[in-house]
RNA sequence: AGUUGAGGUAGAGGCGCGGUGUAUCAAGAGUAAGUUUGUGGAGGCUGGGAAGCCGAUUAAACAAACCAAAAGGGGUCAUCGCCGAAGUAUGGUUUAUCCCAAAAGCCAUGCUGGGGCUAUAUCGAAAAGGUAUGGAACUGUCACCUGGAGUAAUCCGGUGGAGAGCUACUUCAAGA
Numbered sequence: 001a002g003u004u005g006a007g008g009u010a011g012a013g014g015c016g017c018g019g020u021g022u023a024u025c026a027a028g029a030g031u032a033a034g035u036u037u038g039u040g041g042a043g044g045c046u047g048g049g050a051a052g053c054c055g056a057u058u059a060a061a062c063a064a065a066c067c068a069a070a071a072g073g074g075g076u077c078a079u080c081g082c083c084g085a086a087g088u089a090u091g092g093u094u095u096a097u098c099c100c101a102a103a104a105g106c107c108a109u110g111c112u113g114g115g116g117c118u119a120u121a122u123c124g125a126a127a128a129g130g131u132a133u134g135g136a137a138c139u140g141u142c143a144c145c146u147g148g149a150g151u152a153a154u155c156c157g158g159u160g161g162a163g164a165g166c167u168a169c170u171u172c173a174a175g176a
Stems, first nucleotide, its partner, number of pairs: 003174009014083001016082006023076003034066006043054003047100004086112010113139002117135007141161005147156003
């Protein structure tokens, strides 16, 4: 020095990940709301209730004409932060007038190396998009192989593993 254990710092993967936006595009939707006319005729309005509100000064509902959105959810682009990036499932908790449901934020635990394709299920308004499981490939990485090529470096092939991984440097300890 190699080796082992516990750490630290930096870094790689690529159709890589996430945040943000007076950006842009589709969808939502020619829908809701509004106006007018007609029908209608006592109830009606919200995810379910409470509360609240509208209604014989004619509500709701329906039809026609005119006018005509937005939010939540996405794609792209830009930009910022990054490489357990992050996502998702379950549970807990917090938030709005109150309760339930749902949603969003946070926490814990499980799963996933990465992106894409595909079948089914599920969430979703959705032919958007997400997730789970299965399938066949791709890709990065490490280990192993009486495999192949090469003088060698290395490359190719096969099998297997998981990010608690891998690479580089480094600190402390062990060991001799």